Parts: sequence; C1' cells; structure tokens
RNA sequence: GCUUGAAAAGGGCAAACCGUCCGAAAGGGCGGGACGCAAAGCCGCUGGCCUAAGUCCCUAACCACCGGGAUAUGGCAGCAGGGAUGCCAAG
Repeated sequence: GCUUGAAAAGGGCAAACCGUCCGAAAGGGCGGGACGCAAAGCCGCUGGCCUAAGUCCCUAACCACCGGGAUAUGGCAGCAGGGAUGCCAAG
C1' cells in the first nucleotide's frame, strides 16, 4: 500500500419510543433510550424516497377564503451508488 472483518482488545455511534426546543411539513438539535452498525464518521454529486411553506394550474372581470393537482428552492448520509478521509486486527 492492497484485500478482508472470522476471532481479539480498547472503544465509538445510536433505530423505535419518551421529554423538550426549532420547522408549514418532511425532518432536525439536545437529553433519556438501544434496534442495529466496521465507516450508522464527513460531503445531497447521481439515482431513489419523504414533505409542499412559497409559486403555478384548476380559476372566473377583480379580490379574499376553502378544496384539489403540479413543483424543492426543504429534507433523508441508518435506501443504493459515488467522492475525500479514518481506528484496530488478520492475510
């Protein structure tokens, strides 16, 4: 340096759920909690998925409200791929 994660050591992270805060929502922060994880550490670059405040359409002479549809400029790195990096061990 490459491949691998069977065994080992020291450890690390933390799903659901609960509390609280932020957010229109999806979701996120913090605390508790552990289903799991060898990159479950980092980056929304590609695909995918979630949400739809705003915008546009249905929609009208105009305005407002309600409803429906489309849409990411909002998210998911614990969906897959990709990128740069990293601990221990074995070969």

The RNA shown here (c-di-GMP-I riboswitch aptamer) has 91 nucleotides and comes from Geomobilimonas luticola. The coordinates come from a structure-prediction model, not an experiment, and the mean pLDDT is 86. Its Rfam family is "c-di-GMP-I riboswitch aptamer". About the family: GEMM was predicted in a large-scale screen for bacterial structured RNA regulatory elements. NCBI's taxonomy places the organism under Bacteria, Pseudomonadati, Thermodesulfobacteriota, Geobacteraceae, Geomobilimonas.